[in-house]
RNA sequence: GGAGCCGGCCGGAUGGUCGCCGGCUCUUAAAUAGAGCGGGAGGAAAGUCCGAGCACCAUAGGGCAGGGUGCUGGCUAACGGCCAGGGGGGGCGACCCCACGGAAAGUGCCACAGAAAACAGACCGCCUCUUGGCAACAGGAGGUAAGGGUGAAACGGUGAGGUAAGAGCUCACCAGCUUGGGCGGCGACGCCCGAGGCUAGGUAAACCCCACUCGGUGCAAGACCAAAUAGGGAGGCGUAUCCAAGGGCUGCCCGUCCGAGCCUCCGGGUAGGUCGCUGGAGGCGCCGGGUAACCGGCGUCCUAGAGGAAUGACCAUCGUCCCGUCCAGCGGGCGGGAAACAGAACUCGGCUUACAGGCCGACUCCGUCC
Numbered sequence: 001g002g003a004g005c006c007g008g009c010c011g012g013a014u015g016g017u018c019g020c021c022g023g024c025u026c027u028u029a030a031a032u033a034g035a036g037c038g039g040g041a042g043g044a045a046a047g048u049c050c051g052a053g054c055a056c057c058a059u060a061g062g063g064c065a066g067g068g069u070g071c072u073g074g075c076u077a078a079c080g081g082c083c084a085g086g087g088g089g090g091g092c093g094a095c096c097c098c099a100c101g102g103a104a105a106g107u108g109c110c111a112c113a114g115a116a117a118a119c120a121g122a123c124c125g126c127c128u129c130u131u132g133g134c135a136a137c138a139g140g141a142g143g144u145a146a147g148g149g150u151g152a153a154a155c156g157g158u159g160a161g162g163u164a165a166g167a168g169c170u171c172a173c174c175a176g177c178u179u180g181g182g183c184g185g186c187g188a189c190g191c192c193c194g195a196g197g198c199u200a201g202g203u204a205a206a207c208c209c210c211a212c213u214c215g216g217u218g219c220a221a222g223a224c225c226a227a228a229u230a231g232g233g234a235g236g237c238g239u240a241u242c243c244a245a246g247g248g249c250u251g252c253c254c255g256u257c258c259g260a261g262c263c264u265c266c267g268g269g270u271a272g273g274u275c276g277c278u279g280g281a282g283g284c285g286c287c288g289g290g291u292a293a294c295c296g297g298c299g300u301c302c303u304a305g306a307g308g309a310a311u312g313a314c315c316a317u318c319g320u321c322c323c324g325u326c327c328a329g330c331g332g333g334c335g336g337g338a339a340a341c342a343g344a345a346c347u348c349g350g351c352u353u354a355c356a357g358g359c360c361g362a363c364u365c366c367g368u369c370c
Base pairs, nucleotide, nucleotide: 001366002365003364004363006361007360008359009358010357012318013317014316015315016314017313018312020040021039023037024036025035026034027033042341046352047351049350050349051348052347053346054218055217056216057215066214067213068212069211070210071085072084073083074082075081086100087098088097089096090095101209102208106207107206108203109202110201123148124147125144126143127142128141129140130139131138132137156174157173158172159171160170161169175199177196178195179194180193181192182191183190184189222275223274224273225272232266233265234264235263236262237261246258247257248256249255282301283300284299285298286297287296288295289294320338321337322336323335324334325333326332327331
C1' cells in the first nucleotide's frame, strides 16, 4: 500500500424567521382566547416473529388431540434470546455456518441416467457345460459383483490366499458398527486398550417415535364517574255529565285547547369524561465478583404520552462527500451539486428486516521498503 474479518459508535451542528402538539403560570366568573415559561421520535420507534409484566375471561385432578422446542453447562423475570464450551462443515487465515435427539421401532420416498435404487440386480465382460461350424464365431443352459459402463448414491477399502471364473469364501491391516474396561472432563465429549460379527445406503423443517414444554384474549385489556333512551323497582298524583294530574298558547294570573297517564327517587348504563399512562427487570460513570453473558454496591441523570395522532418548513454559516476550474506541489481558492432507512400510540427483554454517508478499536492474508 492492497484485500479481508470481527466488535463498538454516530446517524449533521449552530443561529434566525414562520408554524404544529401537550404541560404549567398569569389575565378572565368560567368556557374560551391572549401572553409568558418549559417540553416534544428511533437505532431501528418497523415486522408483530418469540418471551414477559399488567388486565380480564376460563380453570378440581388425569388423559387424548394439537402447537412449540431439541448437543452440554451457565445467565436471565422469562425466552425459540445471550455467553462459554463439545461435535460437524467451509475458508491459506482472522473468522463464519449448523432444528446438532432417534434411520439395527414401523411406514413412505429416492428425479434423470442405468440391467438393477434396497429382504437387490446380469447391460457389456469373465468362466463352465452344451448345440452348430474345419475354424473364427453364433445360439442355448448355468455360475460370477473382480473389471467396464450409469448415477448424488451400486450393499465396506487395500493386499494375499483361494477358485473353472469369482466372491468376507478365508486371513492380515484400515474404516465403520455393536460391546467390555481404563483415564481426563460438572457435562456434551475426547484419548487409550480389548472382544464380537464381517457391513449396517440416504432422507425425520416426510409420517412417526422419544424427552421437555404450552389455557385464551389483548390497553379498542380493564376500572371509575355519568347527560339521554328502552326495559326494571319504590313512592306520590290522576283516569272525565263535575271538565281531572300534566302539557300547549304565556314571564305570571285569568281564560281557552289537548289530554291518560304524569312526576320524583333508586337502579341501569349509551354519548361524554377521568384513570390505566409512563420512573422502569431504566440509562450512564466508578468499584468489586465472574473467561463471558451477567450480578452486586455507590454516585449521578431522567420531563412525548393524545385524540387517528403534533414533533415541521425556509434561510444563513460551518462540517462531510462528489464534480468542474485555477494556482508550481502537500494543499488551498472559486463555482455547482448530494446527504439514507424510517417514524412513537400500555410497557419492557430479544430476534429479524431496512439504512446515504462516516468514525473508532482488535485481528488476518498478500506485496514492497528498512